[in-house]
Molecule: Glycine riboswitch aptamer
Organism: soil metagenome
């Protein structure tokens, strides 16, 4: 370093508005499904960035789980740094 398999946090199932599926009703509505849009807030373990502990083949390189939130992420799914196992 790559490939299965199994663990693996943290944080609004936020609030507006616009279209749409279903139900109900005279109708404004009330409830629902799926997308878009804007808005605060908040998280850090993909990526990314910075400082710079620390480490090496040592004056030159490598560099973090710490900052930092561009991305990404805030139900569940998916993702996920790291961790054990087994191959290559």
């Nucleotide at each position: 370093u790559c490939u299965g398999c199994g663990g693996a946090a943290g944080a609004g199932a936020c609030c507006g508005g616009c279209c749409u599926u279903c139900g109900u009703a005279a109708a404004u509505g009330c409830a629902u499904u799926g997308g878009c849009c804007g808005g605060c807030g908040c998280c850090g373990a993909a990526g990314g960035a910075g400082c710079a502990a620390c480490c090496g083949c040592c004056c030159c390189g490598g560099a973090a789980c710490c900052u930092c939130u561009c991305a990404g992420g805030c139900a569940a799914a998916c993702g996920g740094a790291c961790c054990g196992c087994a191959g290559a």